[in-house]
Context: one part of a larger RNA
């Protein structure tokens, strides 16, 4: 992992509601007993009891009233009759209460053959080394002391086997082993190791103390019991079809992954409106706008009460100002907690029209939901960050399949009852992959730009188009030829400064076709080259500014983000046009189901629908299994079961038949359930 069997809303007693049935101002019997049957049953019990027919009051009590009260007032609760019994469906309560699942808690016992510590009594420690005290001798001393030699044999002494241990590494890790093996290592006469017997027991022991150990179990052992502990938690919860179809929000919560009430769903019943548009009338302070209309903030200028500084003066007065600055004026420009103003939408009401298998409201039964999410728009927060977070409005996903966006929950199109080798379209496409244009017309692009982010800022004599403007056959622009001079090396400065280091100068004047007291190179300074400017040659357009289109640089990681191929007279971009393709959309044809209307006693028939996606969930109708009552059948001329085949029902399923099998089994109807398995790390067996 697979197969087979088993495996989860049950039962009892009460409450509520619906339906069915009996009786009805009444309804109904319980335990128990008797009798009888295959089983329901019948009688007694029993005008026991219960519910209803009357309420009010705490009660005495009164009573269509009563209580409160001083009250004949006021107020509260009542008074208009429909109930009751049984069955059944759904649901609630109490019980283990749909099933499995804790860690724990408590009680009574069993354990110290493991291990911790203790008690009693035994046992064990190869070999080697070191050489304490004491003693003896000799020396030594007044006597001691002391020294040396010998003897001696101490020690939680040394080295190292047994024995006990376990520092490190490797192996082992479904092991040889539920803790080992190999190598290495520590202690090894001691707080040593060990045999046997005994003691301490679970909130207790024992502990050279690690929460260690107390039988492979220890921050409270094990066994049985309370016990089906409890589990707002996880997982699982079994046949079919049909109708409708949510929520992830508000308030509260020892509340935050739970629950209560509300909101939203569904079924039944009742009622009447519901929706959209137009018109009319309202409330309001948002967007915007504005601010000499307030509050607050605020740019520049003018004015300058007053202050600071300076001048003057004995002092006052007076004068000045690159200072500060109230007020006033002009100007510029702001606000979620500013408003002299002020929309559009939305909301409320009325009227009218259209439309309405829908909608709204209420009551009752039954829910689920209360972790939501993306996108668009308006905001708060954040960095006008986030696949961020918090609100509001809408939408889709959630619970929505189909087509498009290469691929994609929510982006675009579009809401799947079934069938069809029919048609038309949407978004999006039409060279090939790949259905349909290598379509048409006119431009643009040369970057494979297009074709990730991308129009970044900022660049660009890429190219196309437009606008304005200047020069030009009296010859422009570019090129070529020639000139580009003189006073003068202007003055000053300076070592030098001659057009060209620097400073000054209305930078002048002359000769000229023209030529700056000089545009740029250059020299130490000159020189030299060049430009402005002019003539000639040439012969028709040439410049400047602005705007727009498409490109281009900016653009930094190796084929490598157009899906790909590939694409240049596009298959790229822009504008316009036609045709075609393209979905579960729409249409066509046939069929099923549902609702509504009409007809009908019913069965049903006809018409019609802007009906038939669906998670949680509500409602309806059925299939199958086992057993029971009644009834009716089949079977050794072959029952059930099993393996095939055909037919049939929307489906759960059913029927027929062949084989196998070898003895029981169906149909109809009514009833009762140990009544349906793919899942629970489900249980047992097998593979």
């Nucleotide at each position: 992992c697979c197969c087979u069997a088993c495996g989860a809303g049950u039962u009892a007693a009460g409450g509520g509601u619906g339906c069915u049935a009996g009786c009805a101002a009444g309804g109904u019997u319980a335990a128990g007993g008797a009798u009888u049957u295959a089983a329901g049953g019948u009688c007694c019990g029993u005008g026991a009891g219960c519910c209803g027919u009357a309420a009010c009051g705490a009660a005495a009590g009164u009573g269509a009233g009563u209580c409160u009260u001083a009250a004949c007032a006021g107020g509260g609760c009542g008074u208009a009759u429909a109930g009751u019994u049984a069955g059944u469906a759904c649901u609630c309560u109490u019980a283990g209460a749909c099933g499995c699942g804790a860690a724990a808690c408590c009680g009574a016992g069993u354990g110290a053959u493991c291990u911790a510590c203790c008690c009693a009594u035994g046992g064990g420690c190869a070999g080697g080394u070191u050489g304490a005290a004491g003693c003896u001798g000799u020396g030594g001393u007044a006597a001691u002391a002391c020294a040396c030699a010998g003897u001696g044999g101490a020690g939680g002494a040394c080295c190292g086997a047994a024995c006990c241990g376990c520092c490190a590494g490797a192996c082992g890790u479904u092991g040889a082993a539920a803790a080992g093996u190999c190598u290495u290592c520590g202690g090894a006469u001691g707080a040593c190791c060990u045999g046997u017997g005994g003691g301490u027991a679970g909130g207790g022991g024992u502990g050279a103390a690690a929460g260690g150990c107390c039988a492979a179990u220890c921050a409270a052992a094990c066994u049985c019991g309370g016990a089906a502990a409890u589990a707002g938690c996880u997982c699982g919860u079994a046949c079919u079809c049909u109708c409708c179809g949510a929520a992830a929000u508000g308030c509260a919560u020892u509340u935050a992954g739970g629950u209560g009430c509300a909101g939203c769903g569904u079924a039944u019943u009742u009622a009447u409106g519901g929706u959209u548009u137009a018109u009319a009338a309202g409330a309001g302070g948002u967007a915007g706008a504005g601010c000499u209309a307030c509050u607050g903030a605020u740019u520049g200028g003018a004015u300058g009460c007053g202050g600071g500084g300076g001048c003057u003066u004995c002092a006052c007065c007076g004068c000045c100002u690159a200072c500060c600055a109230a007020u006033u004026c002009c100007u510029g420009a702001c606000a979620a907690a500013c408003u002299c103003c002020g929309a559009a939408u939305g909301c409320u009401u009325a009227u009218a029209a259209a439309u309405u298998a829908a909608a709204u409201a209420a009551a009752u039964g039954c829910a689920g939901u209360g972790a939501g999410g993306g996108c668009a728009u308006g905001g708060g927060u954040g960095c006008u960050a986030a696949g961020g977070u918090c609100c509001a409005u809408g939408u889709c996903c959630g619970a929505g399949a189909g087509g498009g966006a290469a691929a994609g929950a929510a982006c675009c199109c579009a809401g799947a009852c079934c069938a069809u080798c029919a048609g038309c379209u949407a978004a999006g496409g039409u060279c090939c992959c790949c259905a349909a244009a290598u379509a048409u017309a006119u431009g643009c692009u040369a970057a494979g730009u297009u074709g990730a982010a991308a129009u970044a800022a900022c660049g660009c004599g890429g190219u196309u188009u437009g606008a304005u403007u200047g020069c030009u056959u009296a010859g422009a622009c570019a090129g070529c030829u020639a000139g580009g001079a003189u006073g003068u090396u202007g003055g000053c400065u300076u070592g030098g400064a001659a057009g060209c280091a620097g400073c000054c100068a209305u930078u002048c004047a002359u000769u000229u076709a023209a030529a700056g007291a000089g545009u740029g190179c250059g020299u130490a300074a000159c020189a030299g080259c060049u430009c402005a400017c002019u003539a000639g040659u040439c012969g028709a357009g040439c410049g400047a500014u602005c705007a727009a289109g498409c490109a281009u640089g900016g653009a930094c990681a190796a084929u490598a983000a157009u899906c790909g191929g590939g694409c240049a007279u596009a298959a790229g971009c822009a504008u316009a046009u036609u045709a075609c393709c393209g979905a579960a959309g729409c249409u066509a044809u046939g069929g099923a189901c549902a609702g509504u209307a009409u007809c009908g006693a019913a069965a049903g028939a006809u018409a019609u629908u802007a009906g038939u996606g669906g998670u949680a969930g509500g409602a309806g109708a059925g299939c199958a299994u086992u057993c029971u009552g009644u009834u009716u059948g089949c079977g050794c001329c072959g029952a059930a079961g099993c393996c095939g085949u055909a037919c049939u029902g929307c489906g759960a399923g059913g029927u027929a038949u062949g084989g196998u099998g070898g003895a029981g089994c169906g149909g109809a109807u009514a009833g009762a359930a140990a009544a349906g398995c793919a899942a629970a790390u489900g249980u047992a067996g097998g593979g």
This is a predicted structure of a 687-nucleotide part of an RNA (large-subunit ribosomal RNA, domain II) from Oratosquilla oratoria.